The prediction has a mean pLDDT of 88. A computed fold for a 346-nucleotide part of an RNA from an uncultured prokaryote, annotated as small-subunit ribosomal RNA, central domain. Its Rfam family is "Bacterial small subunit ribosomal RNA". Its family is annotated with structural constituent of ribosome and ribosome in the Gene Ontology.

[in-house]
Context: one part of a larger RNA
RNA sequence: UUGGGUUUAAAGGGUGCGUAGGCGGGAAGCUAAGUCAGUGGUGAAAGCCCACAGCUCAACUGUGGAACUGCCAUUGAUACUGGUUUUCUUGAAUACGAUUGAAGUGGGCGGAAUAUGACAUGUAGCGGUGAAAUGCUUAGAUAUGUCAUAGAACACCGAUAGCGAAGGCAGCUCACUAAGUCGUUAUUGACGCUGAGGCACGAAAGCGUGGGGAGCGAACAGGAUUAGAUACCCUGGUAGUCCACGCUGUAAACUAUGAUCACUUGCUAUUGGCGAUAUACUGUCAGUGGCAUAGCGAAAGUGUUAAGUGAUCCACCUGGGGAGUACGAUCGCAAGGUUGAAACUC
Numbered sequence: 001u002u003g004g005g006u007u008u009a010a011a012g013g014g015u016g017c018g019u020a021g022g023c024g025g026g027a028a029g030c031u032a033a034g035u036c037a038g039u040g041g042u043g044a045a046a047g048c049c050c051a052c053a054g055c056u057c058a059a060c061u062g063u064g065g066a067a068c069u070g071c072c073a074u075u076g077a078u079a080c081u082g083g084u085u086u087u088c089u090u091g092a093a094u095a096c097g098a099u100u101g102a103a104g105u106g107g108g109c110g111g112a113a114u115a116u117g118a119c120a121u122g123u124a125g126c127g128g129u130g131a132a133a134u135g136c137u138u139a140g141a142u143a144u145g146u147c148a149u150a151g152a153a154c155a156c157c158g159a160u161a162g163c164g165a166a167g168g169c170a171g172c173u174c175a176c177u178a179a180g181u182c183g184u185u186a187u188u189g190a191c192g193c194u195g196a197g198g199c200a201c202g203a204a205a206g207c208g209u210g211g212g213g214a215g216c217g218a219a220c221a222g223g224a225u226u227a228g229a230u231a232c233c234c235u236g237g238u239a240g241u242c243c244a245c246g247c248u249g250u251a252a253a254c255u256a257u258g259a260u261c262a263c264u265u266g267c268u269a270u271u272g273g274c275g276a277u278a279u280a281c282u283g284u285c286a287g288u289g290g291c292a293u294a295g296c297g298a299a300a301g302u303g304u305u306a307a308g309u310g311a312u313c314c315a316c317c318u319g320g321g322g323a324g325u326a327c328g329a330u331c332g333c334a335a336g337g338u339u340g341a342a343a344c345u346c
Stems, first nucleotide, its partner, number of pairs: 004317003007300002012314001014201004021194003025088007033081002035077008049065006091191001092188003095184006103177007110154001114150008125136002162169002206247006215241002220236004258313006265292011295302002319346003328339004
């Protein structure tokens, strides 16, 4: 438990697709279910409420009225909602023509760097730090040159930039796949919005099987630091990080701001279209940023990408702790996830 809220106080689901449901554009006709009006029946009495009356008053009691906000039947009304028929084009979708991007999947290729190996030159140090030491090195290191091999990541361009539903996406190129935007208003003719359950996707870490392993690097070992140092710093280093397939399903999954539609004062920058021959200028549509007006807001702030003004649908909140715990259910190989209390206490 509602005339309330959800950026930061408790509170927007991680994201999409979509079932049921809820809600839904303009015109006309029919219907009359909702809706509205009339009439009839019923709605026991007592009680409550109002008026009057009876006990000396009152409580109490009696009489009458009202009320019983409802249900049923019937007769009408037809603005709105619903149903149904016809129709319209502005919502939505499609077509055609352009165009955009690190959107996805799978191949191929490239250079820089790093490491390792081989050979050559060459000799006593290298490395590391605040300073050192552990470590490497006369079995020839570090450094320099040539060649070879390997794995991972793609400097500059690069951006307040772009794309994607979100997670996310960056060397070049090919193939396949998806999407947006703009223009023409050609086609369909409300086909729409939201979306409980459901399904799909979902960073990192983690798990399973098989590969791979350069660099980095939890754990671990050693050296330092320190009163101690299970750390910060240094030398090493396993899992992992990479690939394929399968699982996990969580994040400050953040714009801490759900989706869709309409309306509302300006300036400025920028991305992609379009316009007329165009690099100026301008206009327009769709994005991405910055700054302000009104308004909103507890304030910070927000401000046509709203947190303004309204509409529809979903999700969520209701003092702190106990606790995202216990129990149960369910999912998972496990780790654990989802759902989710109470006693008690302040």